[in-house]
RNA sequence: GUUCGUAUUCAGGGCGACGUGUGAUUCGUCGACUGGCGGUAAAGCCCGCGCGCCACUUGUGGCAUGAUCUGGUGAGAUUCCAGGGCCAACGGUACAGUCCGGAGGAAAGAGUCUGCGC
Numbered sequence: 001g002u003u004c005g006u007a008u009u010c011a012g013g014g015c016g017a018c019g020u021g022u023g024a025u026u027c028g029u030c031g032a033c034u035g036g037c038g039g040u041a042a043a044g045c046c047c048g049c050g051c052g053c054c055a056c057u058u059g060u061g062g063c064a065u066g067a068u069c070u071g072g073u074g075a076g077a078u079u080c081c082a083g084g085g086c087c088a089a090c091g092g093u094a095c096a097g098u099c100c101g102g103a104g105g106a107a108a109g110a111g112u113c114u115g116c117g118c
Stems, first nucleotide, its partner, number of pairs: 001118002004115002007112004015031005032098002034088002036049004044086002052063005068084005090101003
């Protein structure tokens, strides 16, 4: 340095005003804001994973799972730069990406300690 194992820590952001109404941070109008993890030319919208549900042999299988174009630079970019768009689980509640809840949870994964092997 590296493979594997043990223990352990960390691991999600964001809304206001006005209107209608018995009731809306959920509807309508106007104007805002946010972006988990790995890969790859630096990515919410390219590929994959996690988050949800079910089953059992308990870590595997199954189901569900949103969205991008144009131009520029470059060897290479749907990732950078410029411009214009779009999307956002489940339960609750007057219909929710931004409120409340499962969740002081779980987890993709990132790090630290230690042991063994190479």

The RNA shown here (FMN riboswitch aptamer (RFN element)) has 118 nucleotides. Its Rfam family is "FMN riboswitch aptamer (RFN element)". Rfam's curators write: The RFN element is a highly conserved domain that is found frequently in the 5'-untranslated regions of prokaryotic mRNAs that encode for flavin mononucleotide (FMN) biosynthesis and transport proteins. The coordinates come from a structure-prediction model, not an experiment, and the mean pLDDT is 83.